[in-house]
Small-subunit ribosomal RNA, 5' domain from an Elusimicrobiota bacterium, 511 nucleotides, folded computationally.
The coordinates come from a structure-prediction model, not an experiment, and the mean pLDDT is 87.
The RNAcentral record of the full RNA draws on SILVA.
Rfam family: Bacterial small subunit ribosomal RNA.
Context: one part of a larger RNA
RNA sequence: GAGUUAACGCUGGCGGCGUGCCUAACACAUGCAAGUCGAGCGGAGGCUUCAGUUCGUAUCGAAGUCUUAGCGGCAGACGGGUGAGUAACACGUAAGCAAUCUACCCCUGAGAGGGAGAUAACCUGGCGAAAGUCGGGCUAAUAUCCCGUAAUAUCCCGGAAAGGCAUCUUUCUGUGAUUAAAGUCCCGCAAGGGACGCUCGGGGAGGAGCUUGCGGCCUAUCAGCUUGUUGGCGGGGUAGCGGCCCACCAAGGCUAUGACGGGUAGCCGAUCUAAAAGGAUGACCGGCCACAGGGGCACUGAGACACGGGCCCCACUCCUACGGGAGGCAGCAGUGGGGAAUUUUGGACAAUGGGCGAAAGCCUGAUCCAGCGACGCCGCGUGGAGGACGAAGGUUCUCGGAUUGUAAACUCCUUUUGCAGGGGACGAAAAAAAUGACUGUACCCUGCGAAUAAGCCACGGCUAACUACGUGCCAGCAGCCGCGGUAAUACGUAGGUGGCGAGCGUUACUC
Numbered sequence: 001g002a003g004u005u006a007a008c009g010c011u012g013g014c015g016g017c018g019u020g021c022c023u024a025a026c027a028c029a030u031g032c033a034a035g036u037c038g039a040g041c042g043g044a045g046g047c048u049u050c051a052g053u054u055c056g057u058a059u060c061g062a063a064g065u066c067u068u069a070g071c072g073g074c075a076g077a078c079g080g081g082u083g084a085g086u087a088a089c090a091c092g093u094a095a096g097c098a099a100u101c102u103a104c105c106c107c108u109g110a111g112a113g114g115g116a117g118a119u120a121a122c123c124u125g126g127c128g129a130a131a132g133u134c135g136g137g138c139u140a141a142u143a144u145c146c147c148g149u150a151a152u153a154u155c156c157c158g159g160a161a162a163g164g165c166a167u168c169u170u171u172c173u174g175u176g177a178u179u180a181a182a183g184u185c186c187c188g189c190a191a192g193g194g195a196c197g198c199u200c201g202g203g204g205a206g207g208a209g210c211u212u213g214c215g216g217c218c219u220a221u222c223a224g225c226u227u228g229u230u231g232g233c234g235g236g237g238u239a240g241c242g243g244c245c246c247a248c249c250a251a252g253g254c255u256a257u258g259a260c261g262g263g264u265a266g267c268c269g270a271u272c273u274a275a276a277a278g279g280a281u282g283a284c285c286g287g288c289c290a291c292a293g294g295g296g297c298a299c300u301g302a303g304a305c306a307c308g309g310g311c312c313c314c315a316c317u318c319c320u321a322c323g324g325g326a327g328g329c330a331g332c333a334g335u336g337g338g339g340a341a342u343u344u345u346g347g348a349c350a351a352u353g354g355g356c357g358a359a360a361g362c363c364u365g366a367u368c369c370a371g372c373g374a375c376g377c378c379g380c381g382u383g384g385a386g387g388a389c390g391a392a393g394g395u396u397c398u399c400g401g402a403u404u405g406u407a408a409a410c411u412c413c414u415u416u417u418g419c420a421g422g423g424g425a426c427g428a429a430a431a432a433a434a435u436g437a438c439u440g441u442a443c444c445c446u447g448c449g450a451a452u453a454a455g456c457c458a459c460g461g462c463u464a465a466c467u468a469c470g471u472g473c474c475a476g477c478a479g480c481c482g483c484g485g486u487a488a489u490a491c492g493u494a495g496g497u498g499g500c501g502a503g504c505g506u507u508a509c510u511c
Stems, first nucleotide, its partner, number of pairs: 001511004006507005013380006019373002021338001026336003030333003035074003040071002043068008052060001081291003091215007100208003105204007113147004122137006153178003157174007183196005217263003224254003229251004234246003266288004270281004293314005316327004344370001346369003352366001353364004383413004393404004418448006427438001455500005460481003466495005476483002
């Protein structure tokens, strides 16, 4: 000098764009943050209409419509948060999988025949303070199961060809074996057609898993480490290779090119600095990873070992009828606490995007906006021109003057900003219409009036800027050198001056 997720002191007019718990991965009141589909299903309830019955819309029936607890489907593995752990194939980069999986989406081939038994809801009985739970009875499905059919799918055995990378791979072919499905809605008198789905294959896209080369911290006051350890054979397990796991066999494997141990740390694109090399950092934004009170476990599923799913243990908090239960903000706000220190318990789904749905639409603290903070960057303003041998006041003085100083007053002008009034968007989306949280915002016009708006630090040298008084090694200053003991340009105050300016200084850290 540059920089910062900064803080502190003094000061503070406006706007735009950003940004805001670096500490206790401390504990959390309250609300919201993941639902949706009635065009999968049977019910239940409301409303309307109709028909008969009837003293009576009291009851029963039909149709339409609305709502929906439950069964069922898809989504809840995304999106959002945090950085605790991790020195590791975690990350980056380059490659490999002849060792793999993939819901929804796209392209493509083939298909959907028949049957069955349950179960929630509901009714009913019981237990419990509650959370909840047990039994009996009825019922539906795109829920579940069975049979049939079936291959270019899978498997066994055999034959042939081509290729490669060791195990092998690909293609053709023969016999045999195994495996599937679901309907709903719309149009139509019907036949039939259409839409969305369903099943089994092939391919793609995107996604995921695994393996490997290389790369990036400190420490030798850590020198030896290792028994599933290193390899083999056989099995189990997995989507899949593999000591991943197991039985047996062998005795190996790593290490001064730093094993093992200890400390520290999420990694990267990037960011800061520097002429570069390098050094430092990893806030915001983007990619990957890990975690969800601490620890472990699996279930469901295409995908999780699952933040707002489940089970168990531990710690903590809460409820309790003492038998037993409930909970997890490192989501958005917010509270306490810690701290030098970090915001509103706001608005809207209008846009972008996501989930579900045929759609209308619903949900969305993702997101878009608004609020707060000079926390940062950028822009603007606090007026402009004229105005004296130069007012007053202040300061100083050799008492003549000098300086503050064109500064003020005063004259003329302007109106950014501000206030008031009027108008008023873009963002909205292929024909028309509808649709804006922000927002009556930005912006434009008119009116008013210099009106509403300047501080902070320094002035001994480094370093730009000097005098007076007070003080008297005191009080104090100080980044370094150093000032202060009676004329202190170094302390304090004042006047003046210099620097920067809605900021200015200080502190901390990096280069």